[in-house]
Context: one part of a larger RNA
RNA sequence: UGACGGGGGCCCGCACAAGCGGUGGAGCAUGUGGUUUAAUUCGACGCAACGCGAAGAACCUUACCUGAGCUUGACAUGCACGGGCAAGCCAUAGAAAUAUGGCCCCUCUUCGGAGUCCGUGUGCAGGUGCUGCAUGGCUGUCGUCAGCUCGUGUCGUGAGAUGUUGGGUUAAGUCCCGCAACGAGCGCAACCCCUACCUUUAGUUGCCAUCGGGUCAUGCCGGGAACUCUAAAGGGACUGCCGGUGACAAACCGGAGGAGGGUGGGGAUGACGUCAAGUCCUCAUGGCCUUUAUGCCCAGGGCUACACACGUGCUACAAUGGCCGGUACAAAGAGUCGCAAGACCGCGAGGUGGAGCCAAUCUCAUAAAACCGGUCUCAGUUCGGAUUGGAGUCUGCAACUCGACUCCAUGAAGUUGGAAUCGCUAGUAAUCGUGGAUCAGCAUGCCACGGUGAAUACGUUCCCGGGCCUUGUACA
Numbered sequence: 001u002g003a004c005g006g007g008g009g010c011c012c013g014c015a016c017a018a019g020c021g022g023u024g025g026a027g028c029a030u031g032u033g034g035u036u037u038a039a040u041u042c043g044a045c046g047c048a049a050c051g052c053g054a055a056g057a058a059c060c061u062u063a064c065c066u067g068a069g070c071u072u073g074a075c076a077u078g079c080a081c082g083g084g085c086a087a088g089c090c091a092u093a094g095a096a097a098u099a100u101g102g103c104c105c106c107u108c109u110u111c112g113g114a115g116u117c118c119g120u121g122u123g124c125a126g127g128u129g130c131u132g133c134a135u136g137g138c139u140g141u142c143g144u145c146a147g148c149u150c151g152u153g154u155c156g157u158g159a160g161a162u163g164u165u166g167g168g169u170u171a172a173g174u175c176c177c178g179c180a181a182c183g184a185g186c187g188c189a190a191c192c193c194c195u196a197c198c199u200u201u202a203g204u205u206g207c208c209a210u211c212g213g214g215u216c217a218u219g220c221c222g223g224g225a226a227c228u229c230u231a232a233a234g235g236g237a238c239u240g241c242c243g244g245u246g247a248c249a250a251a252c253c254g255g256a257g258g259a260g261g262g263u264g265g266g267g268a269u270g271a272c273g274u275c276a277a278g279u280c281c282u283c284a285u286g287g288c289c290u291u292u293a294u295g296c297c298c299a300g301g302g303c304u305a306c307a308c309a310c311g312u313g314c315u316a317c318a319a320u321g322g323c324c325g326g327u328a329c330a331a332a333g334a335g336u337c338g339c340a341a342g343a344c345c346g347c348g349a350g351g352u353g354g355a356g357c358c359a360a361u362c363u364c365a366u367a368a369a370a371c372c373g374g375u376c377u378c379a380g381u382u383c384g385g386a387u388u389g390g391a392g393u394c395u396g397c398a399a400c401u402c403g404a405c406u407c408c409a410u411g412a413a414g415u416u417g418g419a420a421u422c423g424c425u426a427g428u429a430a431u432c433g434u435g436g437a438u439c440a441g442c443a444u445g446c447c448a449c450g451g452u453g454a455a456u457a458c459g460u461u462c463c464c465g466g467g468c469c470u471u472g473u474a475c476a
Stems, first nucleotide, its partner, number of pairs: 001476002003473003007470007015460002019424005026315008034306002042053002064301004069296002073124001077123008088103006106115003126290002129288003135284002137279003140275001142273001147186006153162003166177003192267004197235007207224002211222003238261001241255005317417001321376006333364003338357002343352003383414001388409007430452007
């Protein structure tokens, strides 16, 4: 100087407390361990691995296994020699890769050759092989915590100290005051984006107050530029004003005005560093290993196994509910290899057909919970839907291993969950639907969007994590 303490002081955080809803019990989905297997490819392991890499394993993917093949190679480039092809189509063999045969059969030219492709040979290619403890890059985490340092000066023999400590204050090393310090840098804040209010500009594909026309009805038409909205430029909030407290400070408390008040709400933004944290399987790369194989091509299988254990979720156990009928209100997105309306067929998944739309124009597309009416009456039920049988639809060469969905039948466990444990402080939790990426097909996952919309916080003694000062130390 640090680190540590079941030392002390001050302070903070959904850290506890106060509340609300979960997990742990059930069924299923998904990941992991274990076991099994020819293979069940590999990585990730407290927080910070386990719906993680994977924004989508039937083939492909695919790295694994079995079998069948190739050896200058699936891919790049140089040289030497030989050739006119190669590709494509057809036939045969085969599971295919591939092999054989047939058809087809180069271009330019200064006639030296050049381009291109094939074959042979040789330099070489290739490797998702090993090492993340050789590395770059990227990422997680402490933590959006308030810290981490430097120059000069001063003090100390020195390691170092001071500044950065102290008194206040703040979300903040934020600001003020004091001080052997005076300044500065990286962080904080601000500058950026979205959202909440207003103005101006603009008015189609969006809008419809006034005027006119038309319809069973609809901004449907003429028209309008007010309103909503769209999207660009501005304004607006700064402790600016008032009162009080305070040290005449910084600031804090209350108030006014205001759409908004003290960082308005949310996002992006992550200091010096820590964990030899993660990744050699994104990529790049040193070294090592491999070279008729640890490379390449192909078929089938596997990654989907199943006495079991754990994590994360979905659906429930019902009456604040289930079912039936009627009826209302979103936002944000996507669409030409696409979204697909009206119409018709089917109980339905869906099919036929194809208007319109490269989209504020058309489509996906009925939002659902809510509201109104009816029914069920506390039961393993009109709760719950697993499982199984049958019949189908769609995608796709192909749904056996191994897809999703529909209909009929079946109707399991489950009556609120032990010890323990998680999230959340406001448009939040809870609850309800909607869209998107990936994607031929395939979400209960992920990312986003809106609707309805709470309870509680006395307080900081205790648990966990963190910051500053101080103290002890057989620790470095």
Small-subunit ribosomal RNA, 3' major domain from an uncultured deep-sea bacterium, 476 nucleotides, folded computationally. It matches the Rfam family "Bacterial small subunit ribosomal RNA". Model confidence (mean pLDDT): 84 of 100.